[in-house]
RNA sequence: GGAGUUCGCCGGGCGGCCGCGGGAGGUUCGCCUCUCGAGGAAAGUCCGGACUCCACAGGGCAGGGUGCUGGGUAACGCCCAGGCGAGGCGACUCGCGGAAAGUGCCACAGAGAACAGACCGCCUUUCGGGGCAAGGGUGAAACGGUGAGGUAAGAGCUCACCAGCGGAUCGGGCGAUCGAUCCGGCUCGGCAAACCCCAUCCGGAGCAAGGCCAAGCAGGAAGCGCUCGAGGACGGCCCGUCCGAGCUUCCGGGUAGGCCGCACGAGGGCUCGCGAAGAGCCCCGGUGGGCCGCAAGGCCCUCAGAGAGAUGGUCGCCGCUCCGGCUUUCGGGCCGCGAGCACAGGAUCCGGCUUACAGGCGGGCUCCUCCG
RNA sequence: GGGGGCGUGGAGCAGCUUGGAGUGCUCGCCACCCUGUCAAGGUGGAGGUCGCGGGUUCAAGUCCCGUCGCCCCCG
Repeated sequence: GGAGUUCGCCGGGCGGCCGCGGGAGGUUCGCCUCUCGAGGAAAGUCCGGACUCCACAGGGCAGGGUGCUGGGUAACGCCCAGGCGAGGCGACUCGCGGAAAGUGCCACAGAGAACAGACCGCCUUUCGGGGCAAGGGUGAAACGGUGAGGUAAGAGCUCACCAGCGGAUCGGGCGAUCGAUCCGGCUCGGCAAACCCCAUCCGGAGCAAGGCCAAGCAGGAAGCGCUCGAGGACGGCCCGUCCGAGCUUCCGGGUAGGCCGCACGAGGGCUCGCGAAGAGCCCCGGUGGGCCGCAAGGCCCUCAGAGAGAUGGUCGCCGCUCCGGCUUUCGGGCCGCGAGCACAGGAUCCGGCUUACAGGCGGGCUCCUCCG
Repeated sequence: GGGGGCGUGGAGCAGCUUGGAGUGCUCGCCACCCUGUCAAGGUGGAGGUCGCGGGUUCAAGUCCCGUCGCCCCCG
C1' cells in the first nucleotide's frame, strides 16, 4: 500500500423569523414570560418480564415453546466463555439432545434402497439347478479400507494394521468433552425444520388491563304537597300577577365525563409510621446541559407524555459527498445564484432479537506485497 | 391490543395434508385448417424468478426462519 474480518460509535451544527404540544409563573383574561419536547432503530410485534384483573386443593392428560456444556439475569428463544463438527491459507464465520426405543419415508435409475439383493460376472453341475459377491454398471446414498492366509469360486471366513462404533479401566476438566490402555462384534445408512422419545419451561387475559369520583335518565326508601297550593316564572329580596301536580332529601349499582394508573431507575441505606401500606431524606448509577480544571475529575441543574395523538416550516452561514470549471511544486488548492445529505417518528413501561438505513469515524485482528 | 388467511404462465383456481421432473383445469394469446367473411369448431404451439431472501434435505411450490404486499375477524 492492497484485500479481508470483527467490535463499537456518529448519523449534520449554529443563528434569525413564523408555528405546535406539556409544565410552572404572571395577567389589564386579550395574552405574556420561562422551561422541557422522539430513535438507534421510537418500526416489526418475534420472544421474555414488570404491572393489573380473573381463575386456582393436589396430581395427571392434552396443547405449545426451547434443546451441546458452564455461567450471567427478574426472565428469555438473549448475552458471555468454552466443547465438538463443517467452511476458510488465516483473522473468523456457521451449526448443535436422541436414528443401537418404536412407526414411517428414501422419487428416477438400478439386480438390489434397509430382516439387503443378483443383471453382467466367478465357480460348480446329473444342464433342472446350486454356491458366491471380488470386479463391472446405477444412484444423493450400495452394508468398512489395504495386505496376507484361505477356497471349487469367494466372503471379516481367519489374521495383521488402519478407520469407525460400543463397553470397561485410568488420567485431565465443575461440565460438554479430551487423552491413554484393553476388550468386543467385525461394521449396526440418511431424514426427527416426519410422527415420536427424553429433559425442561408454560394458568388466562391484556393499560380499551385495572382503580377512584360521578352529571342526566331509570330504580328503591323516607318526608312534604295535590284548591287548607309543595314547587316554578317575572334578573337579588318583599308585595303582587301568572302557571301549577308533583317536589325535596337519602341509597345502591353505574352511563357520559373527569382523575389516577403515567413518567430517569427491576440498585443500596436511614428516618417517620402499628405496618411487608405510605411518605421523606441520603448514597449509588444513568441521560442531557452549564461552569471549573492541562488531565484524572469536581460542582450545579434537568429528566416528553396524550386526548385518535405536538416536536414542523422557511431563510442565512458552516460542514460532508458528488458534478463542472480554473490552477498545481501532483500532496493538493480555489471558485460556483450547481446538485444532494438516509432509514424513519413515542402512546403503560422495561430487557432482548430481527429488519430498514445516504454518508462517515474509531479500535482489535488476519492474509498478500513493498521498504528498512 | 389480540387472532387468522392468501401470494403458482395474461386472468381465475387446484396442487402443499403425506417433499420426488413445474404437473393440471377453465378462460385468454399465437399459427394453421374450416368459411365468401366473421364467430363457433378442429389441430398444433408459446407463455412460470411458484412474492422475495436464507436454511433443512440427495431433492423444496410443499418443511423451518426472516421479510414484503394484500384481505378478513374479535375487542